[in-house]
Molecule: RNase P RNA; transfer RNA
Organism: Clostridia bacterium
RNA sequence: GCAGUAACCCAGAUGGUUGCGCACAAUGUGUGAGGAAAGUCCGGGCUCCAUAGGACAGGAUGCAAGCUAACGGCUUGUGGAGGCGACUCUAAGGAAAGUGCAACAGAAAGAUACCGCCUGCUUUUGCAGGUAAGGGUGGAAAGGCGAGGUAAGAGCUCACCCGCCUGUAUGGUGACAUACGGGCGCUGUAAACCCCAUCCGGAGCAACGCUUGAAUGGGAGGCUAAGCUGGUCCGGCAUCUCCCGAAAGGGCGGCUUGAGGCGUCUGGCGACAGGCGUCCCAGAUAGAUGACCAUCCACGACAGAACCCGGCUUACGGUUUGCUGCCAAC
RNA sequence: GUAUGCGUAGCUCAGUAGGAUAGAGCAACUGCCUCCUAAGCAGUAGGUCCCCAGUUCAAUUCUGGGCGCGUACA
Numbered sequence: 001g002c003a004g005u006a007a008c009c010c011a012g013a014u015g016g017u018u019g020c021g022c023a024c025a026a027u028g029u030g031u032g033a034g035g036a037a038a039g040u041c042c043g044g045g046c047u048c049c050a051u052a053g054g055a056c057a058g059g060a061u062g063c064a065a066g067c068u069a070a071c072g073g074c075u076u077g078u079g080g081a082g083g084c085g086a087c088u089c090u091a092a093g094g095a096a097a098g099u100g101c102a103a104c105a106g107a108a109a110g111a112u113a114c115c116g117c118c119u120g121c122u123u124u125u126g127c128a129g130g131u132a133a134g135g136g137u138g139g140a141a142a143g144g145c146g147a148g149g150u151a152a153g154a155g156c157u158c159a160c161c162c163g164c165c166u167g168u169a170u171g172g173u174g175a176c177a178u179a180c181g182g183g184c185g186c187u188g189u190a191a192a193c194c195c196c197a198u199c200c201g202g203a204g205c206a207a208c209g210c211u212u213g214a215a216u217g218g219g220a221g222g223c224u225a226a227g228c229u230g231g232u233c234c235g236g237c238a239u240c241u242c243c244c245g246a247a248a249g250g251g252c253g254g255c256u257u258g259a260g261g262c263g264u265c266u267g268g269c270g271a272c273a274g275g276c277g278u279c280c281c282a283g284a285u286a287g288a289u290g291a292c293c294a295u296c297c298a299c300g301a302c303a304g305a306a307c308c309c310g311g312c313u314u315a316c317g318g319u320u321u322g323c324u325g326c327c328a329a330c
Numbered sequence: 331g332u333a334u335g336c337g338u339a340g341c342u343c344a345g346u347a348g349g350a351u352a353g354a355g356c357a358a359c360u361g362c363c364u365c366c367u368a369a370g371c372a373g374u375a376g377g378u379c380c381c382c383a384g385u386u387c388a389a390u391u392c393u394g395g396g397c398g399c400g401u402a403c404a
Base pairs, nucleotide, nucleotide: 001326002325003324004323005322006321007320009318010317012296013295014294015293016292017291018290020032021031022030023029024028034302038313039312041311042310043309044308045307046204047203048202049201053234054233055232056231058200059199060198061197062196063077064076065075066074067073078092079090080089081088082087093195094194098193099192100189101188102187114135115134116131117130118129119128120127121126143161144160146158147157148156162185163184164183165182166181167180168179169178170177171176208253209252210251211250212249217244218243219242220241221240227237228236229235260279261278262277263276264275265274266273267272297300331403332402333401334400335399336398337397340356341355342354343353349387358374359373360372361371362370380396381395382394383393384392
């Protein structure tokens, strides 16, 4: 210098003029979008469904130990995969419980003999049998290779290697690793059905609560039963319930102090936890955060809160640093 | 805002517990028929199965993410 890899950070700055939302001690003062506010993909808070209980159905997850309010998230590891490397990725239980599927090609796709090889019969043709070493097909064809063996062959036998199951020992909290021994050679597919284990009640702030006016309405069912519990049954609840119209009406609450931010110390490899100090930092309801001017720079991308929070994913500009590989010079 | 569904030829739709050639009707084009047109008959072309990854031997189909369009709720 080029190429790559990982991580942190910023999200124009300062001042002025003038607007808008909210609060207040009110002609002023304070404050006012994001790292994704987005997708609504997960998880939770909160609210209502009686108080959320059992079974089935349905759904989700799937290596270990941890973190967390919880998670399908995160951390540190294990096994596997990729890369020369820094490093990255990993929906990673079970196919020896059962079922299904494997098109075309190929003789044969989970069970087999087309060619070939060998044996017998036979006049060559051909027929019967043996054979998976060789050819050919395929994504996949009976574990690989060598030797023995055989009519020809074959884990048929043996050595080595590979894979699976299993036992013991050692190390590790564990996933697992290493060593030794025994058995076996089993196709693949579970992001096909399924089995095993764990978890999940439903709905969502347009939830839900209060209130104002008009009307005092119409319909259906009813104490044996209908109704509610938003998949079904049980169980439970309750004594009136449901539907329609006025009514897609107006106002208020829910609404922002919170698993909160910042700083620092302690524990932990880390995710994170704890202590102390300090701060209050949008809350609209047709929906505010804009415009202009001056100076400066690296000349500004993606993008705008609507109950709140933790994640994931997607969009996107720039700075810095560590590390790796290659090239060149000293 | 919340919930939910869909995307296959120019248009409207099939398809599928995964099998390689993705179909149908209308429309388009060519030819026949007719004096000409329509209808009719015969034939032809036309596909990023919305996009990107993954699982699998194999994906329109299964899984994840994205994009676009629609519906319901006061």